[in-house]
RNA sequence: CCGACCGAGGGGCGCUGCAGCGACAUUGGUCGUCAGGCUCGGUCAGGGGUGAACAUGAGUAACCGCGCCCAUUCGCC
Numbered sequence: 001c002c003g004a005c006c007g008a009g010g011g012g013c014g015c016u017g018c019a020g021c022g023a024c025a026u027u028g029g030u031c032g033u034c035a036g037g038c039u040c041g042g043u044c045a046g047g048g049g050u051g052a053a054c055a056u057g058a059g060u061a062a063c064c065g066c067g068c069c070c071a072u073u074c075g076c077c
Base pairs, nucleotide, nucleotide: 001047002046003044004043005042006041007040008039009038010070011069012068013067014066015065018037020033021032022031023030024029036063
């Protein structure tokens, strides 16, 4: 660095649908599903690379199509 798993980013309802996924089909589509696929943290007796790094301590977010609702915080009445 990649991959996988887990957790977090306050929730609910409805809609559309790209990517992805499943089925069908095969000249390149159809149908279904689909708005955490992003970021951060942890883990791996998983893969790759490097030769340097590691440890300790502290801190800990920014974002997430459209509409409505709830929660939380601040201000005003």

Overview
This is a predicted structure of a 77-nucleotide RNA (SAH (S-adenosyl-L-homocysteine) riboswitch aptamer) from Halopseudomonas yangmingensis. The sequence is in RNAcentral, with records from Rfam. The coordinates come from a structure-prediction model, not an experiment, and the mean pLDDT is 77. Its Rfam family is "SAH (S-adenosyl-L-homocysteine) riboswitch aptamer". The family has 52 seed sequences and 1,354 matches in Rfam 15.1. On this family, see Wang et al., Mol Cell 2008: "Riboswitches that sense S-adenosylhomocysteine and activate genes involved in coenzyme recycling". Rfam links the family to the GO terms S-adenosylhomocysteine metabolic process and regulation of gene expression.